[in-house]
RNA sequence: GGACAGAACUCUGGAGAGACUCCGCUGAUGUGGGGCACCGAAGGGGCAAGACGUGUCAGUACACGUUAAAACUCUCAGGUAAAAGGACAGGGAUUGCAGA
Repeated sequence: GGACAGAACUCUGGAGAGACUCCGCUGAUGUGGGGCACCGAAGGGGCAAGACGUGUCAGUACACGUUAAAACUCUCAGGUAAAAGGACAGGGAUUGCAGA
C1' cells in the first nucleotide's frame, strides 16, 4: 500500500394464509377485545449425522452426557384485502479490528 469477509445506511425485487364471526367505542370502511379457522419469510424455540468427554467391554461394540445447521420443524410472538411489515436476493455509497 492493500483484496475479500463483516457492519449499519440507502435503492430495487420479494411469498403464504378468513376484507370470517361476536361484543365495546367511534362521524367513519377506523379502533380495542373475545371466538373458531388458517399461514410461516421479522424475532424466538426444537434436532440429525458428526465431533468431544465419561463409563462398560475382548472389541473397531454399546450406554450416557456435552456440542451440533437449515428455507426442516413448532407456531410463543407475528401475520391472513390494500398499505405497512417481510426471510432472502441484487445495486449504491460509507466503514472496515484483524491482515490473504